Model confidence (mean pLDDT): 80 of 100. A computed fold for a 1624-nucleotide part of an RNA from a Methylacidiphilales bacterium, annotated as large-subunit ribosomal RNA, half A. The RNAcentral record of the full RNA draws on ENA. Its Rfam family is "Bacterial large subunit ribosomal RNA".

Context: one part of a larger RNA
RNA sequence: AGCAUACAAUGAAUGCCUUGGCACUUGUAGGCGAUGAAGGACGUGGUAAACUGCGAUAAGCUUCGGGGAGCGGUUAAACACGCGUUGAUCCGGAGAUCUCCGAAUGGGAUAACCCAACGAGCUAACCCCUCGUUACCUAAGACUGAAUCCAUAAUGUCUUAGGGGCUACACCUGCUGAAGUGAAACAUCUCAGUAAGCAGAGGAAAAGAAAGCGAAUGCGAUUCCGUCAGUAGUGGCGAGCGAACGCGGAACAGCCCAAACCCAUUGGCUUGCCAAUGGGGGUUAUAGGACCACAACAUGGCAUCUUGACGAUUAGGCGAAGCAAAUGGAAAGUUGCCCCAUAGAAGGUGAUAGGCCUGUAGCCGAAAAUCCGAGAGAGCCUAGUGGCACCUGAGUAACGCGAUGCACGUGAAACUUCGCGUGAAUUUGCGCCGACCACGGCGUAAGGCUAAAUACUCACAAGUGACCGAUAGUGCACUAGUACCGUGAGGGAAAGGUGAAAAGAACCGCUACAAGCGGAGUGAAAUAGAACCUGCAAUUGUAUGCUCACAAGGUGUCAGAGCCCGAAAGGGUGAUGGCGUGCCUUUUGCUUAAUGAGUCUGCGAGUUACUAUCAGUAGCCAGUCAAAGCUCCACAGGAGCCGAGGCGAAGCGAAAGCGAGUCCCAAAAGGGCGCAUAGCUGCUGGUAGUAGACCCGAAGGGGAGGUGAUCUACUCUUGGUCAGGCUGAAAUCUCGGUAACACGAGAUGGAGGGCCGAACUUCGUGAAGGUUGAAAACUUCUGGGAUGAACUGAGAGUAGGAGCGAAAGACUAAUCAAACCCCCUGAUAGCUGGUUCUCCCCGAAAUAGCUUGAGGGCUAGCCUCAAUGUCUAAGCAUAGGAGGUAGAGCACUGGAUGGACUAGGGUCCCUAACGGGAUACCGAAUCCAAUCAAACUCCGAAUGCCUAUGCGUGCACAUUGGGAGUCAGUCCGUGAGGGAUAAGCUUCACGGUCGAGAGGGAAACAGCCCAGAUCGCCAGCUAAGGUGCCUGAAUAGCGCUAAGUGGAAAGGAUGUUGAAUUUCUAUGACAGUGAGGAUGUUGGCUUAGAGGCAGCCAUCAUUUAAACAGUGCGUAACAGCUGACUCACCGAGAAAUUCAGCGCCGAAAAUGAUGGGCGAUAAGCGUUAUACCGAAGCUGCGGAUACACCGGAGAUACGUCUCCGGUGCAUGGUAGGGGAGCAUUCUGUGCCCGGCAAAGCGGAAGGGUAACCGACCGUGAAGGGCACUGAAGAGAGGAUGCAGACAUGAGUAGCGAUAAGACAGGUGUAAAUCCUGUCCGCCGAAAACCUAAGGUUUCCUGGGGAAGGUUCGUCCGCCCAGGGUUAGUCGGGACCUAAGUCGAGGCCGAUGGGCGUAGACGAUGGACAGCAGGUUCAAUAUUCCUGCACCACCGAAAUUUAAAGAAGAGACCGCAUAGCGGGGGAUGAGCGGGCCACUGAUUGUGCCUGUAGCGCAAGCUCGACUCUGGGAGCAAUCUCGGGGAAAUUCAUCCGAAGCUGUGCCAAGAAAUGCUCUUCUGUAUAAUAAGGUGCCCGUACCGUAAACCGACACAGGUGGGUGGGUCGAAUAGACCAAGGCGCGU
Repeated sequence: AGCAUACAAUGAAUGCCUUGGCACUUGUAGGCGAUGAAGGACGUGGUAAACUGCGAUAAGCUUCGGGGAGCGGUUAAACACGCGUUGAUCCGGAGAUCUCCGAAUGGGAUAACCCAACGAGCUAACCCCUCGUUACCUAAGACUGAAUCCAUAAUGUCUUAGGGGCUACACCUGCUGAAGUGAAACAUCUCAGUAAGCAGAGGAAAAGAAAGCGAAUGCGAUUCCGUCAGUAGUGGCGAGCGAACGCGGAACAGCCCAAACCCAUUGGCUUGCCAAUGGGGGUUAUAGGACCACAACAUGGCAUCUUGACGAUUAGGCGAAGCAAAUGGAAAGUUGCCCCAUAGAAGGUGAUAGGCCUGUAGCCGAAAAUCCGAGAGAGCCUAGUGGCACCUGAGUAACGCGAUGCACGUGAAACUUCGCGUGAAUUUGCGCCGACCACGGCGUAAGGCUAAAUACUCACAAGUGACCGAUAGUGCACUAGUACCGUGAGGGAAAGGUGAAAAGAACCGCUACAAGCGGAGUGAAAUAGAACCUGCAAUUGUAUGCUCACAAGGUGUCAGAGCCCGAAAGGGUGAUGGCGUGCCUUUUGCUUAAUGAGUCUGCGAGUUACUAUCAGUAGCCAGUCAAAGCUCCACAGGAGCCGAGGCGAAGCGAAAGCGAGUCCCAAAAGGGCGCAUAGCUGCUGGUAGUAGACCCGAAGGGGAGGUGAUCUACUCUUGGUCAGGCUGAAAUCUCGGUAACACGAGAUGGAGGGCCGAACUUCGUGAAGGUUGAAAACUUCUGGGAUGAACUGAGAGUAGGAGCGAAAGACUAAUCAAACCCCCUGAUAGCUGGUUCUCCCCGAAAUAGCUUGAGGGCUAGCCUCAAUGUCUAAGCAUAGGAGGUAGAGCACUGGAUGGACUAGGGUCCCUAACGGGAUACCGAAUCCAAUCAAACUCCGAAUGCCUAUGCGUGCACAUUGGGAGUCAGUCCGUGAGGGAUAAGCUUCACGGUCGAGAGGGAAACAGCCCAGAUCGCCAGCUAAGGUGCCUGAAUAGCGCUAAGUGGAAAGGAUGUUGAAUUUCUAUGACAGUGAGGAUGUUGGCUUAGAGGCAGCCAUCAUUUAAACAGUGCGUAACAGCUGACUCACCGAGAAAUUCAGCGCCGAAAAUGAUGGGCGAUAAGCGUUAUACCGAAGCUGCGGAUACACCGGAGAUACGUCUCCGGUGCAUGGUAGGGGAGCAUUCUGUGCCCGGCAAAGCGGAAGGGUAACCGACCGUGAAGGGCACUGAAGAGAGGAUGCAGACAUGAGUAGCGAUAAGACAGGUGUAAAUCCUGUCCGCCGAAAACCUAAGGUUUCCUGGGGAAGGUUCGUCCGCCCAGGGUUAGUCGGGACCUAAGUCGAGGCCGAUGGGCGUAGACGAUGGACAGCAGGUUCAAUAUUCCUGCACCACCGAAAUUUAAAGAAGAGACCGCAUAGCGGGGGAUGAGCGGGCCACUGAUUGUGCCUGUAGCGCAAGCUCGACUCUGGGAGCAAUCUCGGGGAAAUUCAUCCGAAGCUGUGCCAAGAAAUGCUCUUCUGUAUAAUAAGGUGCCCGUACCGUAAACCGACACAGGUGGGUGGGUCGAAUAGACCAAGGCGCGU
């Protein structure tokens, strides 16, 4: 270290539970609000944090009812104190109180705050305080009252009434109105008048009593349901959109004005008319009404007003019936014997209760408030006939143009409604009937009201659930819209369970008076102990058994020695050997070095509705079914009624039409479509369509509405900052100079997007570091600018197709080629990924055609299931056919070679010309010979194909219907194209494999060879391939090979074996050795030379055994050597060529070689023979299942189905089709189990073909199961899945500025870290001090140590408790105004709203009265105290004279620079005290030190040193007292605030207060003593551990003070005061 077992830890699954949710039913209610809502803030309890209640009368007050014994709400007890039979607490009705904010309403504002006016109260008076009133708009009424006399308007005054805002993400009406999407693109179109925004209303809303419908024998307001009907239509006639009439139902309800005419009042005047107001009258199409005439005096109704019975709601009351025994901690379970029931709903009670409790059925009940509204009363409405021609809705109807709504997209487009323009008629009128016209018909516009049937549910009440049960169900079962995140809009969690009862562990022990643990005790149980039911897995331990350190391992499986446990059965471990490259996805193909997963647990994906179609099944049948609705009952259900309507029963035709036929045609014939009938409805299942439609996933987008300028860009207003040094413009002055200028010099002067420069500040050049940082942009060094277009603070403004931009597409909150939030939204995704139990049967494709098509789709092909057909298929045989491939051929068409022949041409020659000649030149045609062809064929197979006949009964075929998948293929062989007769290349054809195929062989190896796996067997035979060992089987025969060839090519070679041919050879070959190799002649020519041997020509002859006018070397040329050739010696074969087998060379690479290894001379190669091995093939034996057949049994709806047995055959399988089951949760019915122990969890015998089932043991402590049936949130290993838990990395990186600590003491269980002391170190224009913002208690004291603190911790900015902030003068308000914001009226705008006058608000500015000291056992001080001031107001008498208001005017601001000034600092002198050891020198011009603080002052205090006393300590020393001293002045230099001047051009706020002037104007105003003086802030941090940066973060953060030495300096260096040593 592995495996196993046991026991633990961690963890929280599972089971059980439910207080909470979800969906729905029935009813109620459908609003609240200026009488101050909804919603909040802050308070409120004796002690009080949150929730609840309530409001300064504050977990409550009064009263009326109910109720009847306890009570002071919950977490949540405790203590204290109270209340209650004189009726409390509690419940209900009515009332009182009801802080502040909020429409918010007196004004303002940063919601919960600030400040007023008027009238009262309080006070001597002011102030403070208390009460009331004071917003705006609209309407009505009244009054007052301009221009303008009356009158009217009015932003004038008063009174009265109303409005405003909220909600429920609902319903309704109107206005504005998208886009993603669909159309496989997109523009009309669609999505959709949807989402969203806005306005408004009600309990409903809207609509509504025909200028209607549309053609019937007509109907008769509206709304809603069913149907008509996916019809008629509409439509890039695409995608889609989609009526109406009619019919069946629900519910029903009709009315009022305007006008004509009459009357009255008022006004005008033109004096008889007009207008206005009021009353009467009157309300419609068969026209009606007015008016005139006649007639009649009733009937019916109401939605208006008043009253109001019964009933209901808001508290309640009565309410039947059981005991015992045993078990047990407990009985309600069990057993026994009973009882009630108009009550056996439900919940509770120590396990499961009709009879224990609360309840339930049934019955009863209201002082008060509210609802309902029977009835009554009042009031109101309602009628005829004739005449006459007065009335009957005007910028209207209509028309033109442009739009819109109608299902209807401009169309033939009626009708409706708008915009602009034109512009009628008046009942003999007008509109409509889908262009328009005619005839005919229907209606009566241009005014208004109207219940019910219909829609919805924030809320209340009562209930229900084949809904969930803590990762579920609401986001929330719990202090949840909480914690937390974000500037904001907005986003948004986790988190349930002790027990029946706290009986919540007295007491003891260990430990630090901890944490934790052990005893004891309680309890049925404590492994139920509060981190608490059960307590899985990952993960982590402890103990025991076996095993492991020479081994190569997808971690298993098969065999298995040994060891251990056990009585046995059996179990644990596993040396060694055989075989064996995970899973998923995606692919032609994956161990792949292609994807995904750290592990475990839980969650996690084909659903639902409607429509259609097919199958199964059921009912009825030429029929069938009901929809909406209605009725009844035992009421979310059932039964019945209802036939509107649908489908079917007849078709054909474009239609008229005809009809078992019809159409085409003049007709016939012929043909097309039909006829010879079966449907309809329900349920279940398959599939499609429409919907998000199997789940998750975009980006780019696009749209609507909001939120953001605390970052940043720019702008506006108002403030602030810039050490020091240098340069020296203009101008001026003086001098020189000029006729005068000019000009020159000097001085003064102090300009400048001037210079240096670091500070301060800002920027960010280069480098290094950092890069899981100290930091989501920094650090260090080095740099740029640094009086300017500078930098910066505060307050404002501009914003999303918009802002802003010295312009980079930069910036607009760590986001920018269009921010963020929310919504449309479940956008869309021809794309990727994922898609969960089992078994059985069959089983593909990677092709064709078309495609804005190529990784998608449609149809066909190939698969499956069902029904039907019944021999049709493949295959074989026979017979008959078509054909132009392979081959072959050259007859055609072409190519191509040689020869013959030759037209023609070239060249040369002759020629004056004509013409001719030569040619070893080219050469058509023709001929001969031999050839080539995918686009040649005189020919021409094999195979394949077609037809016919026969055999052929097969997981064959055909037809119809349901369901698919497939459209990326791969390699091998063969035939071809492309390519290079390259490719593991590419494209076809035929076949095979893989794909989707395991097994054997090829070492390993999808595609090759063999062979197709139903299961089992320790049986047999074979295939490919093998038989030395690894390793199953032969150390067989005959040859070959010598190369380790086998186990790389062209090419090359006296390798070797075999075969064949030719030549030479005993008349002596071949090789070797010896000898010869000569003469003419140096052949001729050429040449300088050419003698065999540069070259050209010839190549003869002679002697010979033989010898070349010479094979090679060689020389300048000769020479020389050699060869051919000959002889001799030798003595038997020799030489050449060709073919075949096996070998050789050719042969160089990087980690270690290899046929698989060892190795082998066969164990290589060829051949022959026999035997053997060898697979999941075949056989044998046994089993399973499907199908077929046979036999038997049972059932039957007589169609058939089920079971048993036998025989035959079959059973690889991806996509996919079909079939049968297992498991989970819940329902119904029936039957059971359970405290003598259910579920769950840990084991587990055993069973089943599988999914699975499961006795028994342990744990556990209350529910569970079986059979049949039904319904599904119904099965996980994967989705870079979601949530949680736990690992790994790893005791690893790191512990955040390298300014630094050391020692001693103290405390304590414990000290590097806390406290004290000493020494050391660091900052010191800060790392010190004050303050603004921001934070919000961090401040101080006491205590604590779990967590936080990067270690520790006794300590802390941590935790607990208590305490702490004191103002007339400081800052802000009660004063003012800037930018800007709001804004009465007003103007503009679909709405929301925008702009803006008066006015108001708004500091960063203006105005404005306090200084010093002291105090505090800790924390505040210009605030308290002391002292002395100041401001405002009140204030008697007396005195004085202005007060107040209005109008106007004045005064102020920039930048630069100089001077005055002098806080403070330094130095020196004087003075006081002390010293002169050391040393080159020093009694000197020496050295050291002090010369201080308070107070007006008197004075007080301090003070080195010294003397002295006490205390602490071992000591050094420290500390607390007491006594004792002087000087206490002057000078110089630098120099802050402030004040004043000068210069310059860019010309530098407003308003109030203040001052002045004028006018108005009348009784007050000022003042002592004395009195009054409001609200808010005030702690602490504040260059930082408290702010902004997620942190106790090397970053960022405005203003003020700012000492010494050197120095120009705020540089730099070192120091002071002061603060620190950076939390390992």

Source information
The organism belongs to Methylacidiphilales, within Bacteria.